The RNA shown here (transfer RNA) has 72 nucleotides and comes from a bacterium. Rfam family: tRNA. Rfam classes the family as a transfer RNA.
RNA sequence: GCGGUGGUAGUUCAGUGGUAGAAUGUCUCCUUGCCAAGGAGAAGGUCGCCGGUUCAAGUCCGGUCCACCGCU
Numbered sequence: 001g002c003g004g005u006g007g008u009a010g011u012u013c014a015g016u017g018g019u020a021g022a023a024u025g026u027c028u029c030c031u032u033g034c035c036a037a038g039g040a041g042a043a044g045g046u047c048g049c050c051g052g053u054u055c056a057a058g059u060c061c062g063g064u065c066c067a068c069c070g071c072u
Base pairs, nucleotide, nucleotide: 001071002070003069004068005067006066007065010024011023012022013021018055026042027041028040029039030038048064049063050062051061052060
C1' cells in the first nucleotide's frame, strides 16, 4: 500500500429501514439477627467521527479514524 472483519450502556454482546435492548456491574428498596443468595425498581447511550439517500438510518451509500486478521 491492498483486501477482509469489527467499533452500540462501566464491561461482554444482541439489534429485519419504523419507540435503541439483554446479561453483568452501579444505586435505592424489600426479605434476614448479620452477611451471602433471592425479589422489586431506578439511573446510565449524542450507536467511533463527518457527510449522503430516505417521510424515517445503529441498519443502506461515500469518506475518514481506531483495533484485529490476511496479502504484498